[in-house]
RNA sequence: GGACUCGUAGCUCAGUUGGUAGAGCACUCGGCUUACAUCCGAAAGGUCAGAGGUUCGAGCCCUCUCGAGUCCA
Numbered sequence: 001g002g003a004c005u006c007g008u009a010g011c012u013c014a015g016u017u018g019g020u021a022g023a024g025c026a027c028u029c030g031g032c033u034u035a036c037a038u039c040c041g042a043a044a045g046g047u048c049a050g051a052g053g054u055u056c057g058a059g060c061c062c063u064c065u066c067g068a069g070u071c072c073a
Stems, first nucleotide, its partner, number of pairs: 001072007010025004019056001028042004049065005
């Protein structure tokens, strides 16, 4: 220098034809307990890496940029 894969909650990851952004764990609160843990319930937490474009509508499609990884030279 070139090709490919990936970037979504604090962490690990879903999101299947473009149509309300989710799960588990963690954190917080409540219940339970003498207390802690386990368990049960609830709540909170997201510029979907950034910018632009297409579309009535984009996490998803297109372009560029940034970052991580693999391969080729």

The RNA shown here (transfer RNA) has 73 nucleotides and comes from Candidatus Roizmanbacteria bacterium UBA1450. Its mean pLDDT, the model's own confidence on a scale to 100, is 81. Rfam family: tRNA.